Small-subunit ribosomal RNA, 5' domain from an uncultured prokaryote, 471 nucleotides, folded computationally.
Context: one part of a larger RNA
This record gives sequence, C1' cells and structure tokens, in this order.
RNA sequence: GGACGAACGCUGGCGGCACGCUUAACACAUGCAAGUCGAACGAAGUUCUUCGGAACUUAGUGGCAAACGGGUGAGUAACACGUGGGAACUUACCUUUCAGCCGGGGACAACUACUGGAAACGGUGGCUAAUACCCGAUACUACGGGGGAAAGAUUUAUCGCUGAGAGAGAGGCCCGCGUCAGAUUAGGUAGUUGGGGAGGUAAAAGCUCCCCAAGCCGAUGAUCUGUAGCUGGUUUGAGAGGACGAUCAGCCACACUGGAACUGAGACACGGUCCAGACUCCUACGGGAGGCAGCAGUGGGGAAUAUUGCGCAAUGGAGGAAACUCUGACGCAGCCAUGCCGCGUGAGUGAAGAAGGCCUUCGGGUUGUAAAGCUCUUUUACCUGUGAUGAUAAUGACAGUAGCAGGAGAAAAAGCUCCGGCUAACUUCGUGCCAGCAGCCGCGGUAAUACGAAGGGAGCGAGCGUUGUUC
Repeated sequence: GGACGAACGCUGGCGGCACGCUUAACACAUGCAAGUCGAACGAAGUUCUUCGGAACUUAGUGGCAAACGGGUGAGUAACACGUGGGAACUUACCUUUCAGCCGGGGACAACUACUGGAAACGGUGGCUAAUACCCGAUACUACGGGGGAAAGAUUUAUCGCUGAGAGAGAGGCCCGCGUCAGAUUAGGUAGUUGGGGAGGUAAAAGCUCCCCAAGCCGAUGAUCUGUAGCUGGUUUGAGAGGACGAUCAGCCACACUGGAACUGAGACACGGUCCAGACUCCUACGGGAGGCAGCAGUGGGGAAUAUUGCGCAAUGGAGGAAACUCUGACGCAGCCAUGCCGCGUGAGUGAAGAAGGCCUUCGGGUUGUAAAGCUCUUUUACCUGUGAUGAUAAUGACAGUAGCAGGAGAAAAAGCUCCGGCUAACUUCGUGCCAGCAGCCGCGGUAAUACGAAGGGAGCGAGCGUUGUUC
C1' cells in the first nucleotide's frame, strides 16, 4: 500500500447494486415452509330443481409427488473432492419402435351396531366400490418340468395400462494421478493379503461365509495424533508464491444423539416408521406428545449480523385432461454507511480587505472573496399532475414505484483524523518527569511545533479514524 461477511469511536443528505450469526451442529413459544387428482372409486353433506336430475364440498380407498426444491458444515485426511479413464450395472416421469389390454374371483376402509381409553389412539361383528388385491390364459423370459403381464376413464376424441427394444437425462461401482501438519507417533494388519467353492447385490469385489495358503502395508513415512468439508474460485503479488474457501455455482456429508430397516424407480428418508438415550411438554398416573442446521421470530452465547412483511404477477417445481390448487423455492418490499459505485450540500460577483477571533516587533499580519451585499441556477430532497417496461390474448406483489412535466425556494444536507522525524501540515496559552502521549525513534523535570486547549494549517470526505486478520 491492498483486501475484509468485520467490530468499535465520532459523524451522517440521496440513489443504484450487492451483502448481512464467522460465536452455541445451544435450547426453542407461535405461524407458515408438500401437496394434488371427483376425467380411478364407493359414500356422506349442502344448494338448486321442471322432482327426471344437476352443481358443489369433503373424511376415506386408490394414483403420482413427498428421495426435488430449502438449510447447515458437526463428522470426514477419505476414491470425500478435483481431473482423466474403465466395466460387471440400474433408471419413475420424457422421446421413439414393435406387440398386446382376454376370462374369472374374494376381500378391506369409508359407513353402520356394540364397545375400551382422560387423551393419543383403538377393538369386535356386519354391508360395499375401484385404475386396490388375487387366480387362470397368452405374450414375454436367463428357454427349463421353472418363473410369469395388463385397467380402465370421459365431453368419442383422446388420455391411460402391460411386455420387449432403443434414446436422452440421472445415478451406483472400480482404477491412475493430485489433495494439511507432527518421527518428542516406527512398526501396523487375522477377513488381515491372495486363492477354490458357495451365498448375496441392480452390479465387479472378503461384500459375507466354509476351506486352503501366509500373505499385505511401511523412512517415496505405514500406523497413530492433531487440524480440516473439497472444488470452480477469492485476495495479495511484476511473477513465482502465500493466505483463504462468506455470497454465487458443482460435488459430498448431516438432520436432537446412537442404531435399524420398511415403502419405493430412487431413501436406509430434515418437516416418514421402529428401538434405545438425553431434554422439554400433557396426564384422570394407567399412559402419551415433540425435534427450526426450512422462512420469519424468541432466549442464550458474543465485539457482532435484519421483518413473527407482501405476492404467486414473473421464473421454476409438484399434482391435474384442463380450469386450477400448493409452493417462506422464487420475485419483491422492510432494516443496517456493512461494502462498491454515482450525485449533492450551490454558482458568479463582491475590499470598507467589515465585525469578531488569533498572533504581533503594536507598524501590522492572518482567518479572507471567506462572510455580508448584489445577480443567478434548482441536481437531489419537497409539493402537484401524469405514469411505464417487466405481460406474446387475459393476469402486476413490487407500486401510483421508476420515469416525465409543472411549481416554490439557497432553500433541507459536513464531518473525521492529523500537524517532532518517518509523513503533507505551526504558533500562543495552560501544565511542569505531574497530568498525559506513543506505530518505531521517543516527548513531558518552567520558554513543550510531541501532553491539554485555542487560532491557523494538512489530508480524506458521507465518511474518517482505531482494533483485528491476511498478502
């Protein structure tokens, strides 16, 4: 000198664009953050009725989604990540090709009757539908005596269902290389290393098991310990290099702590299930409920970090044939000089060089064209009116916003640090090794340009200084 997710002190006019718990992965009141489909299904209720029926709403069965999107960085020194390869795999929705959608059946919710419980939640009997479930057939298949598909709906034109193949996109697995510090960590390892066989998986494999062999890793640093999410990048530097990994983007890991599986194309699942634990809450003491590292918000910790806002108008996502519904993703608004950038706080003229202040060798000098006065201008802010783009036909939260036009009036808008040398900028008074200053050298003990104040000056400017970290 540069940089910052900064903080603190003094000060503070406006706008644009960004950014905002770095600490306790501490505990959380309250609201919202994942639903949707009546064109799969039965039923109930409400409204209308020309009593034929129609419309709407919903708890339940069923389908798809909930594995995305959003958060955090605790763990992890590892095929986690980066990069380049590989073979033994899977893939719902989407695109495309071929073939098919035949014949039967029995239930279970809802509902109803009885009934347990304080509640959470149930139990028994009975009735019922389906794109829910089951059987047979055929297709299909690793071809075998084994396995083994399908479903309908409506506005009659479509949507859907099943099997096989291909594609796209996505994912799982393996390997080469790269990836912090410590030797005051030198030996580590028994499923350990390899093989035969079997099991298992979507899939290769000690992934698992039985048997056999005794291997495998290590001073090119194994093992252990400490620290740490990795990268694109950010920052500094002429570069080499150093430090860092906020925001944004990619990957990984985690979801109160530990463990486990279920469902499913996909999870061993943040707002699912089960078990154990700690904590909090309810209880009729028998038993139950919960998980903000989602968005706001609260307490706590801390030098320190925002609103319990508006809207689905746009973009994107889920469901739906669609209308549409949902969406704290997202788009916006609010708060903060936290940063970067832009603009303003007036311009011209004006010497009696006014008054006042300060200094003085008492002559004057300086503040200083500075002010006043005169002549102008009106950016921004303010008032009035108009008023977008963002929206392809409709639909605008932002927002009567941005912008534009008109109006009034210099009006509403400057501070901070420093002045001994480094380092731009000097005098007077006070103090008297005191009070104090200080980044280093060092100032202060009676003439202090170094402390405190004043006048003056220098620098930067809506900021200026200090502290911290880093190059």
The full RNA is in RNAcentral, with records from ENA.